[in-house]
């Protein structure tokens, strides 16, 4: 010094974010989607798998999490 989860209030189609309360944690729990994972949402085509009724995996767009891990970059004390 930061603030988890609940708790009111706004915003967002949604994951989720802001603001106030409030600490579970945390020596970077400062910023940063560059890589990986989770989430959330839109849209395709024709086939393959499970279901045989809907739907689910699968592909590509656009988000989200920096308190999922990786990396980049600042930095406080001894």
């Nucleotide at each position: 010094g930061c603030a988890a989860a609940c708790c009111c209030g706004c915003c967002g189609c949604g994951a989720g974010g802001c603001g106030g309360g409030g600490a579970c944690g945390c020596a970077a729990a400062g910023c940063u989607u560059c890589c990986g994972g989770u989430c959330u949402c839109c849209g395709g085509c024709g086939g393959u798998c499970c279901a045989c009724a809907u739907g689910g995996a699968c592909c590509g767009g656009a988000g989200a999490u920096a308190g999922c891990g990786g990396g980049g970059u600042u930095g406080c004390c001894g």

The RNA shown here (c-di-GMP-I riboswitch aptamer) has 78 nucleotides and comes from a soil metagenome. It matches the Rfam family "c-di-GMP-I riboswitch aptamer". Rfam describes the family as follows. GEMM was predicted in a large-scale screen for bacterial structured RNA regulatory elements. The RNAcentral record of the sequence draws on MGnify.